[in-house]
RNA sequence: GCCAGAAUAGCUCAGGGGUAGAGCAACUCUCUCGUAAAGAGUAGGUCGUCGGUUCGAAUCCGACUUUUGGCUCCA
Numbered sequence: 001g002c003c004a005g006a007a008u009a010g011c012u013c014a015g016g017g018g019u020a021g022a023g024c025a026a027c028u029c030u031c032u033c034g035u036a037a038a039g040a041g042u043a044g045g046u047c048g049u050c051g052g053u054u055c056g057a058a059u060c061c062g063a064c065u066u067u068u069g070g071c072u073c074c075a
Stems, first nucleotide, its partner, number of pairs: 001071007010024004018055001026042005048064005
């Protein structure tokens, strides 16, 4: 330099045009003498950035950033 994948909640991930979700973690409550476990609930998101398409974009298109892997060149 070229090719491909990935970026979504604190962590691990799903979702792939029409209200953003799960598990774990956090917090509250129930239970217990107390703790843990279990159960119920609450909160938590500029969906990497900037543009484009669209009535409508996390989702489609382009550029860029970061990251993972592969290929190639030079030394």